[in-house]
């Protein structure tokens, strides 16, 4: 300097004016918290919840070099192996140029990439070129042979990734070894209207429940079921659900049962204690390395058509456009520095949660190797 992996940020602060959520408050209103590194494909693996589950086969997917990490994995790390991978600087060689050199083709680092078991069980395929792609065969040559073909041999060429050699493909059935239950948060659980089914007691069928005539009595019409209770299930709703479970206390507020002293329940706010956690920081040790272990702090969005937003001012990076100053060449211009002013700023949006892959990303910023 190049050229390669890899990690981290994803502008920042203030003010106005909203939204969710939660805790106080009669209330007005106050505090507190409040989107990503992919919150995205939903492609792997788990946790959680419901079903199903003597055994065995069949029939079905899924993995596949050696170790390792881990809860788990198709993910990661560390070595092998291979590539019809790739190029900088070198380097060979060839070509052009008097010459500095210039251009073609090789070789070649770090690095990339590889579903990397079997191709002496079997079937099946081998694009394009090439005469032939597993079955054998002859396009040029070349030897024999012939008048001159046919034929016969096998040396070299030529096309291809592969050219006859126990080729090659298993991300084409196959074998072979190991594994594998299904469904998902619209899973599941709990409360639970109106209707209409069911069950169960009571009341009623001309000795008239009961329902209309606006409430009540008369009284008139109609009249076979009315009415409780119980259960299932819908709409609805709650929780699951958001990282601290749960204890101890000390103040307050609500509820039960008690005649009453009290006793329990639920619950907010301060305070001490705190297990797990596949959560997040530091610090230390082990380990080539993923990633382990200890110790100390900390406790982080929950909406549900679905909030996490706009707008105003400052500074901050960067790109464009434009204008003054400076510097270098130079008649008008080109190039660099520096400043005002203008403009613009990725990708993208939680929806039970977690680990990982894969995609999308304007910019910045540290590092690892290589030469």
């Nucleotide at each position: 300097g190049a050229g390669u992996c890899g990690g981290c940020c994803a502008g920042g602060c203030a003010g106005c004016c909203g939204c969710u959520g939660u805790g106080c408050g009669c209330a007005a209103g106050c505090g507190c918290a409040g989107a990503g590194g992919a919150a995205a494909g939903u492609c792997c693996g788990g946790g959680c919840u419901c079903c199903a589950c003597a055994g065995a086969g069949c029939g079905g997917g899924a993995u596949g070099c050696g170790g390792g990490g881990u809860a788990a994995c198709a993910c990661c790390c560390c070595g092998g192996c291979g590539c019809g991978c790739a190029u900088a600087a070198g380097c060979g060689c060839c070509g052009c140029g008097c010459g500095a050199g210039c251009g073609g083709c090789g070789c070649a680092a770090a690095g990339g990439c590889g579903a990397c078991g079997a191709a002496c069980a079997g079937g099946g395929c081998c694009a394009c070129a090439g005469a032939g792609a597993c079955g054998a065969g002859u396009c040029c040559u070349c030897g024999g042979g012939u008048c001159a073909a046919a034929c016969c041999g096998a040396g070299g060429g030529g096309u291809g990734a592969a050219a006859c050699g126990c080729g090659g493909c298993a991300a084409c059935c196959u074998c072979c070894a190991u594994c594998c239950g299904g469904a998902g948060c619209a899973a599941c659980a709990c409360c639970a209207a109106a209707u209409a089914g069911g069950c169960a007691a009571g009341c009623g069928c001309u000795c008239g429940a009961g329902a209309c005539c606006g409430g009540c009595u008369c009284g008139g019409u109609c009249g076979a079921g009315c009415u409780u209770g119980c259960g299932g299930g819908u709409a609805g709703g709650u929780g699951g659900c958001a990282a601290c479970a749960g204890g101890g206390u000390g103040c307050g507020g609500g509820g039960g049962c008690g005649c009453a002293a009290g006793c329990c329940c639920c619950u907010g706010c301060g305070u001490c204690c705190g297990a797990c956690g596949a959560g997040c920081c530091u610090u230390g040790g082990g380990g080539u390395g993923a990633c382990c272990c200890a110790a100390g702090g900390c406790c982080c969005a929950g909406a549900g058509g679905a909030a996490u937003g706009g707008c105003u001012g400052c500074c901050a990076u960067g790109g464009c456009g434009u204008g003054a100053c400076c510097c270098g060449g130079a008649u008008u211009c080109c190039g660099g520095g520096c400043u005002g002013c203008g403009u613009c700023a990725a990708c993208a949006g939680a929806a039970c949660c977690c680990g990982g892959c894969u995609u999308a990303u304007c910019g910045g910023c540290c590092g690892u190797c290589u030469c």
This is a predicted structure of a 371-nucleotide RNA (Bacterial RNase P class A) from a soil metagenome.
Its mean pLDDT, the model's own confidence on a scale to 100, is 75.